RNA sequence: UACCGACAAGAGCAAAUCCGACCGAAAGGCGGAGACGCAAAACCAUGGGUCUACAGCUGCAAUGCAGCCAUGAUCGCCAGGCUACCGAA
Numbered sequence: 001u002a003c004c005g006a007c008a009a010g011a012g013c014a015a016a017u018c019c020g021a022c023c024g025a026a027a028g029g030c031g032g033a034g035a036c037g038c039a040a041a042a043c044c045a046u047g048g049g050u051c052u053a054c055a056g057c058u059g060c061a062a063u064g065c066a067g068c069c070a071u072g073a074u075c076g077c078c079a080g081g082c083u084a085c086c087g088a089a
């Protein structure tokens, strides 16, 4: 330096669920409580996946309903990129 990951040491993050007279059309996010888990569960939506569909477009028997659509979301779905703590085998 590149791997690797101890019944090592010291730290860290926080799923479900509950609360918010917080944001958002929604998915979702944020804050508090909480801990299922995590050696990158730090960061980046670049590729794939998944979720949502306000606006827009299309249709109709039209104050509405249905369908399509990512430019929205997710890095705790996977891949890739990038940076980093510790040091037994």
Stems, first nucleotide, its partner, number of pairs: 004087002012038002017033004022029002036076001043081002046079003049074003056068005
Molecule: c-di-GMP-I riboswitch aptamer
Organism: Anaerolineales bacterium